[in-house]
RNA sequence: AUUGCUAAAGCCAAACCCGUUGCGAGACGGGGACGGAAAGCUACGGGUCUCGUAUUAAACGAGAUAGCCGGGUUGCCCGGG
Numbered sequence: 001a002u003u004g005c006u007a008a009a010g011c012c013a014a015a016c017c018c019g020u021u022g023c024g025a026g027a028c029g030g031g032g033a034c035g036g037a038a039a040g041c042u043a044c045g046g047g048u049c050u051c052g053u054a055u056u057a058a059a060c061g062a063g064a065u066a067g068c069c070g071g072g073u074u075g076c077c078c079g080g081g
Base pairs, nucleotide, nucleotide: 011036012035016031017030018029019028020027021026034067040073041072042071044070045069046068047065048064049063050062051061052060053059
């Protein structure tokens, strides 16, 4: 430098259901596991979605989404230094 193999104990929790809440997207709690190895946190950029002006579109404003992608940051491990 390249290639291959690989735990144990744990962690998070999609869809869906119930309750609460919000105009809404959605959020929270409980149940439940599709999956993940940063599926921890963060709305900075893009995407998507909601509401309003407002009514088709564009535009503008206010929001949501981190399990859409990227970025930032923290953590764990290391057959590397």